Description
Model confidence (mean pLDDT): 76 of 100. Predicted 3D model of a 62-nucleotide RNA (Fluoride riboswitch aptamer (crcB RNA motif)) from an Acetobacteraceae bacterium. Of the family's consensus pairs, 100% are formed in the model. It was read from a public genome assembly, where an Rfam model found it.

RNA sequence: UAAUGUUCUGGGAAUGGAGUUUCCCGCUAACUGCCGGCAAGGCUGAUGACUCCUACCUUGUC
Numbered sequence: 001u002a003a004u005g006u007u008c009u010g011g012g013a014a015u016g017g018a019g020u021u022u023c024c025c026g027c028u029a030a031c032u033g034c035c036g037g038c039a040a041g042g043c044u045g046a047u048g049a050c051u052c053c054u055a056c057c058u059u060g061u062c
Stems, first nucleotide, its partner, number of pairs: 010025004016053006033043003
């Protein structure tokens, strides 16, 4: 340095952080939104789900 095997750590779920929980993956992976599609163009959401914080958006009051 390369290959193989085992074990463990771990990682992911369309844009940030934390906790809980569910599912998935094993670095060859899980994952990388939707509509349209040659393209152009358009839409929702900071969560897989729940709660909180931050950012963003809308409305009202001071």